RNA sequence: AGGGGGCCGGGCAGCCGCGUUAUCCGCAAGGGUACCGAGGAAAGUCCGGGCUCCACGAAACAAGGGUGGCGGGUAACGCCCGCCGGGUGAAAGCUUUAGGGCCCAAGCCCAGGGAAAGUGCCACAGAGAGUAUACCGCCCCCGCUCAUCCUGAGCUUGUCGAAGGAUCGGGGGUAAGGGUGAAAGGGUGCGGUAAGAGCGCACCGCGCGGUUGGUAACAACGGCGGCAUGGUAAACCCCACCCGGAGCAAGGCCAAAUAGGGGCGGCGCGCCGAGGCUUUACGCCAAAGCAGAUGUGUUUUCGCAUCGAUCGCCCGGGUUGGCUGCUUGAGCCGUAUGGCAACAUACGGCCUAGAGGAAUGGCUGCCCCUGCGGCGCUGGUGUUGCAAAGCAUACCGGCUGCAGGACAGAACCCGGCUUACAGGCCCCCU
RNA sequence: GCGAUCGUAGCUCAGUUGGUUAGAGCGCCGGUUUGUGGUACCGGAGGUCGGGGGUUCAAGACCCCUCGAUCGCCCCA
Numbered sequence: 001a002g003g004g005g006g007c008c009g010g011g012c013a014g015c016c017g018c019g020u021u022a023u024c025c026g027c028a029a030g031g032g033u034a035c036c037g038a039g040g041a042a043a044g045u046c047c048g049g050g051c052u053c054c055a056c057g058a059a060a061c062a063a064g065g066g067u068g069g070c071g072g073g074u075a076a077c078g079c080c081c082g083c084c085g086g087g088u089g090a091a092a093g094c095u096u097u098a099g100g101g102c103c104c105a106a107g108c109c110c111a112g113g114g115a116a117a118g119u120g121c122c123a124c125a126g127a128g129a130g131u132a133u134a135c136c137g138c139c140c141c142c143g144c145u146c147a148u149c150c151u152g153a154g155c156u157u158g159u160c161g162a163a164g165g166a167u168c169g170g171g172g173g174u175a176a177g178g179g180u181g182a183a184a185g186g187g188u189g190c191g192g193u194a195a196g197a198g199c200g201c202a203c204c205g206c207g208c209g210g211u212u213g214g215u216a217a218c219a220a221c222g223g224c225g226g227c228a229u230g231g232u233a234a235a236c237c238c239c240a241c242c243c244g245g246a247g248c249a250a251g252g253c254c255a256a257a258u259a260g261g262g263g264c265g266g267c268g269c270g271c272c273g274a275g276g277c278u279u280u281a282c283g284c285c286a287a288a289g290c291a292g293a294u295g296u297g298u299u300u301u302c303g304c305a306u307c308g309a310u311c312g313c314c315c316g317g318g319u320u321g322g323c324u325g326c327u328u329g330a331g332c333c334g335u336a337u338g339g340c341a342a343c344a345u346a347c348g349g350c351c352u353a354g355a356g357g358a359a360u361g362g363c364u365g366c367c368c369c370u371g372c373g374g375c376g377c378u379g380g381u382g383u384u385g386c387a388a389a390g391c392a393u394a395c396c397g398g399c400u401g402c403a404g405g406a407c408a409g410a411a412c413c414c415g416g417c418u419u420a421c422a423g424g425c426c427c428c429c430u
Numbered sequence: 431g432c433g434a435u436c437g438u439a440g441c442u443c444a445g446u447u448g449g450u451u452a453g454a455g456c457g458c459c460g461g462u463u464u465g466u467g468g469u470a471c472c473g474g475a476g477g478u479c480g481g482g483g484g485u486u487c488a489a490g491a492c493c494c495c496u497c498g499a500u501c502g503c504c505c506c507a
Base pairs, nucleotide, nucleotide: 001430002429003428004427005426006425007424008423010367011366012365013364014363015362016361018037019036021034022033023032024031025030039407043418044417046416047415048414049413050412051247052246053245054244057302058301059300064243065242066241067240068239069083070082071081072080073079084112085110086109087108088107093102094101095100113238114237118236119235120232121231122230135178136177137174138173139172140171141170142169143168147167148166149165150164151163154160155158186204187203188202189201190200191199205227206225207224208223210221211220212219213218251324252323253322254321261315262314263313264312265311266310270290271289275285276284277283278281292307293306294305295304296303316506317505318504331350332349333348334347335346336345337344338343368405369404370403371402372401373400374399375398377397379396380395381392382391383390384389431503432502433501434500435499436498437497440456441455442454443453449487458474459473460472461471462470480496481495482494483493484492
């Protein structure tokens, strides 16, 4: 100089308050005492789980959703750790006439599988945009020498003129250069060529297969291929893996009230019939079976349950209650061991809000931090002076005054991510 | 607390699978008509698409974060 990570997020005392629980006094209203009483994000509700219900389940693949380098951690994850690859990121170094190029630390970022399975899209501009293209330019060939210009053999020296070239017309080559664009089918250099071009060569890049190292992603090395294949998957899609849904207003128990009400719609009351009853009639009841319907919180199949109700929407009415779920948990702290680490294991210690629209706050004093100001203050510093001393106060220090001290607020509970946050402390890397 | 939907001009809404300059109606402003106002006709202004970031050549739309608004939840069941 450039970065990264962790922790804290005011302290002490006094006074006054708030809430749960326990307990005491009181008939009650209420009062006293004691313990405890927000966060790193309690937030956003973006992921992952526990728990509860969907009666309990299984399978399938389809639909739907999600994830995406490799290995590990974890209850699990889209999280974390380590590694790989790409991008970014200084100085120094190497190189170049120069512009510039090469190499490139810590760190940061990466939705980082597949574009050589297929489909779609790539507006405008541009000649050409996905089986590439030929506008300008460059080059070759042909035509015309009627016209213009240039060079000009020759002589009869003339507005003479063979022949050639350019302009011009036609045919072709080219992908160096120009131009368009976000993007134009490898890059640089040398050779080569009519001009050019991976056309040839060297280096770099890319692809293919090989050897070595690594669990792997991948890397290194040497070989082959002149390159055939632009971008987009946070477009469809393909591949691999994962996922049932709803949520503590879940759910259970008790109590109360009202109207077990009304409307619309969906799907329905099937077949067969052991047997039984009696008014023995094509009478009634009816097990099992078959089929169907509904439910099984997306669909299908199997299983299960139900079959005289059931489902959806709308209107209407009632209540504004109590207990539980509820906080001991993948818990927190410390030490040791293993591991690069995330983390795991063992031992020891600790208990830390449980709640209803919801308590955890306020004032004073001292201290702390920050900002602004004041006082030259037996300090430092600057300046004058031989010195004593004087002057100054930008800066450091001292005394002192004023102001400020963030973001935010548990509501079933955990693990993460993200977002907000005055200020302070510590550690580490290059 | 939990879940769902939405945000485009002053208001109410369009915007088809990303594409050239984001539109419509009402309102607003100016002009003409009228003695004046309204009506009618003509013209015009007004948009960081709630905010920020990303993907892409390109975002109102696709993805992520964030801010705000609205609706639903109990019993008869």